This is a predicted structure of a 265-nucleotide part of an RNA (large-subunit ribosomal RNA, domain VI) from [Clostridium] scindens ATCC 35704.
Context: one part of a larger RNA
RNA sequence: CGUAGGAUAUUUGAGAGGAGCUGUCCUUAGUACGAGAGGACCGGGAUGGACUGGCCGCUGGUGGAUCUGUUGCGCCUCCAGGCGCAUGGCAGAGUAGCCAAGCCGGGACGGGAUAAACGCUGAAGGCAUCUAAGCGUGAAGCCCCCCUCGAGAUGAGAUAUCCCUGGCGUUAAGCCAGUAAGACCCCUUGAAGACGACGAGGUAGAUAGGAUAGAGGUGGAAGUGCAGCAAUGCAUGGAGCUGACUAUUACUAAUCGGUCGAGGG
Numbered sequence: 001c002g003u004a005g006g007a008u009a010u011u012u013g014a015g016a017g018g019a020g021c022u023g024u025c026c027u028u029a030g031u032a033c034g035a036g037a038g039g040a041c042c043g044g045g046a047u048g049g050a051c052u053g054g055c056c057g058c059u060g061g062u063g064g065a066u067c068u069g070u071u072g073c074g075c076c077u078c079c080a081g082g083c084g085c086a087u088g089g090c091a092g093a094g095u096a097g098c099c100a101a102g103c104c105g106g107g108a109c110g111g112g113a114u115a116a117a118c119g120c121u122g123a124a125g126g127c128a129u130c131u132a133a134g135c136g137u138g139a140a141g142c143c144c145c146c147c148u149c150g151a152g153a154u155g156a157g158a159u160a161u162c163c164c165u166g167g168c169g170u171u172a173a174g175c176c177a178g179u180a181a182g183a184c185c186c187c188u189u190g191a192a193g194a195c196g197a198c199g200a201g202g203u204a205g206a207u208a209g210g211a212u213a214g215a216g217g218u219g220g221a222a223g224u225g226c227a228g229c230a231a232u233g234c235a236u237g238g239a240g241c242u243g244a245c246u247a248u249u250a251c252u253a254a255u256c257g258g259u260c261g262a263g264g265g
Stems, first nucleotide, its partner, number of pairs: 001152001005163007015149004021049007033038001051106005059100004066093005071086006110144003117137004164264001165177004182260004186202005207253003210249005216242003223236005
C1' cells in the first nucleotide's frame, strides 16, 4: 500500500515444512515342521539404542552483586570490628535462571490408491490362460491421518462483536476539519527480546523498585557473660547475613499530556 467504511477478537485451510529408524527379551511354544539335530509364521506383551520436542520436581553442572573461612599488603583506628587490592586473591558451599549427564513424551493406530507378486471370472484360440473387456489381495514406499507455519491464497476467504458527523461542492465526483470504536507516542516493565516486534501494566493501579512476612542458601553474627596464662571454646541463639523465588502492602516511579484514526462502489 492492497484486501470496496473504520476497528477488535476468533477462525477455515489453498499451500509449505517437519516427523517417518531399529535391536533384544518374554509369551504363543519346545507347538507347527523335522528321523534327529534343530526350530518357526501369525498374534500378544516388556525393555533398550540412536534421533527428536518439552521441562527443572529428582540427580547434578554453572551460578563474577549470596554466605562462610583464610594469606599478604594498605587504610579507617592502637585493640576489637571492618573496607580496598592481589585471576571473584585463594578456598568451601549455593537460591533463581540457563542447562544435561537428569525427568516426561514422540515414531503409533487406522483409511485410500498402488509396485513387484499372488489370484477370480474370461475369450481371441470349442482346450488352456491373472488380461484382451471386467473384478480382487498386496509394501518401511505414494496420498491422508500426527506436529508446525499458513488469506499478499491479489483467487486477498469466514464468523462474532464494537463505532456511526459537520462544512465546501451541482442532492455528484471529490475535498476539508474535529471526532467515534480503536490504536499509537510517552512511561513502569517481562519466564519476550540485538533493535523493531510480542506480552503484562499506567492511580478506577500490584507493572517495576522498596517495605513486611516467608521459602531457599550459608552455617552459628556483633556485643556481652563464663572457662582458660593464652591460642581458643561454650552460652545468649538454627544466630546473623542473604541476588534473581512466593505472598501481602500504594511508600517511590508509571504525572500531566500529545498524535493518528470511519462517514462507506
It matches the Rfam family "Bacterial large subunit ribosomal RNA". Its family is annotated with structural constituent of ribosome and ribosome in the Gene Ontology.